[in-house]
A computed fold for a 520-nucleotide part of an RNA from a metagenome, annotated as small-subunit ribosomal RNA, 5' domain. The prediction has a mean pLDDT of 83. RNAcentral holds the full RNA, with entries from SILVA.
Context: one part of a larger RNA
RNA sequence: GGAUGAACGCUGGCGGCGUGCUUAACACAUGCAAGUCUAGAAGAACGAGAAUCUUCGGAAUCUUUAGUAAACUGGCAGACGGGUGCGUAACGCGUAGGCAACCUGCCCUCGAGUGGGGAAUAACAUCGGGAAACCGGUGCUAAUACCGCAUAAAAUCUUCGGAUCGCAUGAUCCUUUGAUCAAAGAUUUAUCGCUUGGGGAUGGGCCUGCGUCCUAUUAGUUUGUUGGUGAGGUAACGGCUCACCAAGACUGCGAUGGGUAGCUGGUCUGAGAGGAUGAUCAGCCACACUGGCACUGAGACACGGGCCAGACUCCUACGGGAGGCAGCAGUGAGGAAUAUUGGGCAAUGGGCGAAAGCCUGACCCAGCAACGCCGCGUGGGUGAUGAAGCACUGAGGUGUGUAAAACCCUGUUAGGAGGGAAGAACAUCCCGUUUUACGGGACUGACGGUACCUCCAGAGAAAGCUCCGGCUAACUCCGUGCCAGCAGCCGCGGUAACACGGGGGGAGCAAGCGUUAUCC
Numbered sequence: 001g002g003a004u005g006a007a008c009g010c011u012g013g014c015g016g017c018g019u020g021c022u023u024a025a026c027a028c029a030u031g032c033a034a035g036u037c038u039a040g041a042a043g044a045a046c047g048a049g050a051a052u053c054u055u056c057g058g059a060a061u062c063u064u065u066a067g068u069a070a071a072c073u074g075g076c077a078g079a080c081g082g083g084u085g086c087g088u089a090a091c092g093c094g095u096a097g098g099c100a101a102c103c104u105g106c107c108c109u110c111g112a113g114u115g116g117g118g119a120a121u122a123a124c125a126u127c128g129g130g131a132a133a134c135c136g137g138u139g140c141u142a143a144u145a146c147c148g149c150a151u152a153a154a155a156u157c158u159u160c161g162g163a164u165c166g167c168a169u170g171a172u173c174c175u176u177u178g179a180u181c182a183a184a185g186a187u188u189u190a191u192c193g194c195u196u197g198g199g200g201a202u203g204g205g206c207c208u209g210c211g212u213c214c215u216a217u218u219a220g221u222u223u224g225u226u227g228g229u230g231a232g233g234u235a236a237c238g239g240c241u242c243a244c245c246a247a248g249a250c251u252g253c254g255a256u257g258g259g260u261a262g263c264u265g266g267u268c269u270g271a272g273a274g275g276a277u278g279a280u281c282a283g284c285c286a287c288a289c290u291g292g293c294a295c296u297g298a299g300a301c302a303c304g305g306g307c308c309a310g311a312c313u314c315c316u317a318c319g320g321g322a323g324g325c326a327g328c329a330g331u332g333a334g335g336a337a338u339a340u341u342g343g344g345c346a347a348u349g350g351g352c353g354a355a356a357g358c359c360u361g362a363c364c365c366a367g368c369a370a371c372g373c374c375g376c377g378u379g380g381g382u383g384a385u386g387a388a389g390c391a392c393u394g395a396g397g398u399g400u401g402u403a404a405a406a407c408c409c410u411g412u413u414a415g416g417a418g419g420g421a422a423g424a425a426c427a428u429c430c431c432g433u434u435u436u437a438c439g440g441g442a443c444u445g446a447c448g449g450u451a452c453c454u455c456c457a458g459a460g461a462a463a464g465c466u467c468c469g470g471c472u473a474a475c476u477c478c479g480u481g482c483c484a485g486c487a488g489c490c491g492c493g494g495u496a497a498c499a500c501g502g503g504g505g506g507a508g509c510a511a512g513c514g515u516u517a518u519c520c
Stems, first nucleotide, its partner, number of pairs: 001520004006516005013376006019369002021334001026332003030329003035076003039073002047064004052059002083287003092212008102204002107200008115149001117147002124139006155180003161174005185192002213259003220250003225247008262284004266277004289310005312323004340366001342365003348362001349360004379409004389400004413461001415456005423447001428442006464509005469490003475504005485492002
């Protein structure tokens, strides 16, 4: 000098774009953050209307609300999106490769099929237990829920024979024998589904070379350890697991131990080499009160799923139960320190759905904060041998200083008034055409009456902070008297202090200026 997710002191006009718990992965009140669906069974109410009865209060019936709401079975999605950086020195990450050792729902593409049956169960009804959470018995019912049967091959396994190729284990293809396994319907009749197989795309899994902090005041470490055979397990290779056998494996090119730490693209600095760093944004990884475990599923060992144990908090009729903000807001605590319990699904994106649509604290916006960067303003011109005040003085004067006043102007921003967006085009509906599509029209905006434009009045509402001994731009007076104090270093202060405190003057930066901390 540059930089910062900064903080502190003094000060503070406006706008745009960004950024905002670096500390306690501390504890959390409250609300919201993941639902959706013409597969299915059953099926309300408020309200409105009709007419009947009436003790004039109302009662019951029918239609509508409506095959709607809520609950239930079932499908898909809750493995994405969002948060945090505890752990991890590791194939975790980065980079380059490999899988002849693998999986992949939804999507695309190409084939084949979708026949005929059965038994249950929730909801519901009823009975019972319980303070509650909830649980049990009996009875009824449906399905795209569940289970047989049929049909299957290019699928899987297997038998015989053959061909081609490679990178070692081997891979691919043809023929042949036997065995095994499918399906679900809905409706607006045009589609959406369902089963099976091949290919693709996408996403993942595993393996390997190289790179990846400090410490030797850590020198030896290891028994599933290292390898083999066989078996189990996995989507898949493998001590991944197990039985048996062998005695290996790593290490001074630093094993093992200890400490610290998420990694990267990047960011800061620097001429570069390098050094430091890893907020925001993007990729990967890990975690979800702490520890462990599996279930479901294409995918999890699953943040707002489950089970067990533990700590903590809450409810309890003391028998037993409930909970997990490192989602968005918000609270307490900690701290030098970090925001609203806001609006909207209009856009982008996601889930479900044929669609309408519903959901979406992702996201888009608004609010708060000079926290940062950038831009603008706080007025412009004329104006004296030069007012006053203040300061200095050699008492003559000099400085502040064209500065002010005064006169003439301008009108940014802020203020007031009027107009007023783009972001929106899809989907859907209507019309037309050359009818899988295209053209035209309609509908849809949280921000927001915001941005922007025009007009109105008026210099009116808008400047501070640090420094002035040298380094280092900027000097004098008074006070103080080694005191009070200053200080980044050198050093100032003991009676004329350009260094302390105040005044005047000056220098620098400017809505900021200084200080502190950290990095280069």